Predicted 3D model of a 155-nucleotide RNA (c-di-AMP riboswitch aptamer (ydaO/yuaA leader)) from Firmicutes bacterium ZCTH02-B6.
The source organism's lineage runs through Bacteria, Bacillati and Bacillota.
Its mean pLDDT, the model's own confidence on a scale to 100, is 75.
It was read from a public genome assembly, where an Rfam model found it.
[in-house]
RNA sequence: CGUGUUUGGUCGCUGAAUUCUCCGGGCAGGAGAAACGGGGGACCCGUUCCAUCGGGGCGAAUCCGUGCGGGGCGCCGCCGGCGUGGCGCACGGUAGGGCAAGCACCUCUGGCCCGAGCCCGUCAGCUAACCCCGUAAGCGCGUCAGAGGGAGUCU
Numbered sequence: 001c002g003u004g005u006u007u008g009g010u011c012g013c014u015g016a017a018u019u020c021u022c023c024g025g026g027c028a029g030g031a032g033a034a035a036c037g038g039g040g041g042a043c044c045c046g047u048u049c050c051a052u053c054g055g056g057g058c059g060a061a062u063c064c065g066u067g068c069g070g071g072g073c074g075c076c077g078c079c080g081g082c083g084u085g086g087c088g089c090a091c092g093g094u095a096g097g098g099c100a101a102g103c104a105c106c107u108c109u110g111g112c113c114c115g116a117g118c119c120c121g122u123c124a125g126c127u128a129a130c131c132c133c134g135u136a137a138g139c140g141c142g143u144c145a146g147a148g149g150g151a152g153u154c155u
Stems, first nucleotide, its partner, number of pairs: 009141001011140004018034006035135006045125001053071001054123001055120004063093007072084005096114004105149006
């Protein structure tokens, strides 16, 4: 100097996912309040074309292409072939999102990482009143670099 492992706290990051009170010996769990986040739901407005292997919601997580696989439907009358769009897997890209101990915040350039998953069940535009739901989970151990704006402090 590099790499790996362990510990660490009134620590930090992503995220709405935090705080307080009560029940509980404590833990687990439960109840309530605040705060934060989300969904449903009129008038007005919008839509009123197409569409069912539909459509919609949470979430940054969407869309496209290539290859492979096994079904559905339609056509060509059966073997089989063609078409259609959906599903699964792999890869590449992409809308979008993240990068924390020197100042909140904003913009730009380069770099790195993510670009999942789940739910409703044929239903959902917006939406006052009103109604309902959530408070998880996963990481880091000094945690990208630079430029500009801005803020703050001093004179």